[in-house]
The part of an RNA shown here (small-subunit ribosomal RNA, 5' domain) has 476 nucleotides and comes from an uncultured bacterium.
Context: one part of a larger RNA
RNA sequence: GAUGAACGCUGGCGGUAUGCUUAACACAUGCAAGUCGAACGGAAUGCUUCGGCAUUUAGUGGCGGACGGGUGAGUAACGCGUGAGAAUCUGGCUUUAGGUUCGGGACAACAGUGGGAAACUGCUGCUAAUACCGAAUGUGCCGAAGGGUGAAAGAUUAAUUGCCUGAAGAAGAGCUCGCGUCUGAUUAGCUAGUUGGUGAGGUAAAGGCUCACCAAGGCGACGAUCAGUAACUGGUCUGAGAGGAUGACCAGUCACACUGGGACUGAGACACGGCCCAGACUCCUACGGGAGGCAGCAGUGGGGAAUUUUCCGCAAUGGGCGAAAGCCUGACGGAGCAAUACCGCGUGAGGGAGGAAGGCUCUUGGGUUGUAAACCUCUUUUCUCAGGGAAGAACAAAAUGACGGUACCUGAGGAAUAAGCAUCGGCUAACUCCGUGCCAGCAGCCGCGGUAAUACGGAGGAUGCAAGCGUUAUCC
Repeated sequence: GAUGAACGCUGGCGGUAUGCUUAACACAUGCAAGUCGAACGGAAUGCUUCGGCAUUUAGUGGCGGACGGGUGAGUAACGCGUGAGAAUCUGGCUUUAGGUUCGGGACAACAGUGGGAAACUGCUGCUAAUACCGAAUGUGCCGAAGGGUGAAAGAUUAAUUGCCUGAAGAAGAGCUCGCGUCUGAUUAGCUAGUUGGUGAGGUAAAGGCUCACCAAGGCGACGAUCAGUAACUGGUCUGAGAGGAUGACCAGUCACACUGGGACUGAGACACGGCCCAGACUCCUACGGGAGGCAGCAGUGGGGAAUUUUCCGCAAUGGGCGAAAGCCUGACGGAGCAAUACCGCGUGAGGGAGGAAGGCUCUUGGGUUGUAAACCUCUUUUCUCAGGGAAGAACAAAAUGACGGUACCUGAGGAAUAAGCAUCGGCUAACUCCGUGCCAGCAGCCGCGGUAAUACGGAGGAUGCAAGCGUUAUCC
């Protein structure tokens, strides 16, 4: 000098930030991912000119739940950083070329009937679609060639929007390599899919990625292997720099989601608020069986020196769905709490000597507190009350503000509402008295204290900083 700090004493205001560093401990409750009726058939309700129409939606279907948000357990690794590369994929978006023909059979919902305490579930029957299937065509793909393979879906308010197949772009993702990336040799040898080849399988894709066969290789004192520790970076702190330390907040990457394993769906996951299995734990149960996962936002217990509200709003920005209106959004925007940090402001200004009283000291003359107070003259930053009152709002117009009657402006009132903390032997700015008597105590180091202690405790005074001051911890 610095801190995501804590503790002690004290505490007026504003702005901007920050706020479980410990138990990746366990979690009550609420919310955090839905949306589309302009894909589809129903049902309910309302209206009806009895033709239908409108609203709502459980179900089928589409898109999104792989983003956004959290955490840092694991990981010493192509994980990260940086630079290069070839054997790849890519929903939505942009550009561009072409197509969108003809058919079919189901399954939910629903109805009926069962089982179960529940979670849920069986059987029979009916039905729609942008759900599913077949045929046709097809610039594509495979093949040396003959040839093979291979697509689609419609909807409506009539102007659009979808759907399918190519080609390119943008952006994203997977993979490979060079270099860099902590400590220990009181860890010296390690390795059988191990290293390479051929062939096959597998993948979007190269590859021992996997398998069969063959060869016997591969790594290592330029530190392999083993052990310990650790997410990495831009940065941050310090320092003249070199360097050292660190990785909270913000931004990029990675990993994880009760513990371990697995795949499914999908353009994308081996998926925080999806599925299956095993385990530990908790809960419900009619004992047969079921349910759950806050390292999302709040909040609770626990641990700890220690870290906030079970708040408001989708008005803005951004995201999902939708043609749109719109719906959803604990992302986000805000408010609340905390002197936790930084910055700013205030607690008055000018005058005022009988140098008042009181305190302290004293050689009893005085000295000091001290222009300090009183008193006089001002001011109103703050404060209180009253009046006015935003920008942030952008969508053709209109309407639309959580914050918030906030910021800010004006008027009135009255010095009014506002100072502490540490230190005073030397280092180190600041000294006397009383008490105590190697006691009680102080202390960062040197050291003070055993009867005149500027070093302990109190008082007066002084010094330093100031809404803070000191102490402790850690880094340079």
Its Rfam family is "Bacterial small subunit ribosomal RNA". Its mean pLDDT, the model's own confidence on a scale to 100, is 87.